This is a predicted structure of a 74-nucleotide RNA (c-di-GMP-I riboswitch aptamer) from Neptuniibacter pectenicola.
Its Rfam family is "c-di-GMP-I riboswitch aptamer". About the family: GEMM was predicted in a large-scale screen for bacterial structured RNA regulatory elements.
The model forms 95% of the base pairs in the Rfam consensus.

[in-house]
RNA sequence: UCUCGAUAACGGCAAACUAAGAGUAAUCUUAGGGCGCAAAGUCACAGAUCCCAAGGGAUGGCUGGGCUACCGAA
Numbered sequence: 001u002c003u004c005g006a007u008a009a010c011g012g013c014a015a016a017c018u019a020a021g022a023g024u025a026a027u028c029u030u031a032g033g034g035c036g037c038a039a040a041g042u043c044a045c046a047g048a049u050c051c052c053a054a055g056g057g058a059u060g061g062c063u064g065g066g067c068u069a070c071c072g073a074a
Stems, first nucleotide, its partner, number of pairs: 004072002012037002017032006035061001041067003045064003048059004
């Protein structure tokens, strides 16, 4: 360094739900909350699903894949 992921350490993120706001909607943002996550960081390329004003849009915590990253037992 690569692979890998432990009854290790420092931490990180934040499901459902609630409140406010945005959006036609799916859904998103902020605050609370904590189901869980070793990439639950990021990218909508492929598939899948969802929405619609049928042109497009959403979801990365659906699957695959790309890129990046903390630690270091076996």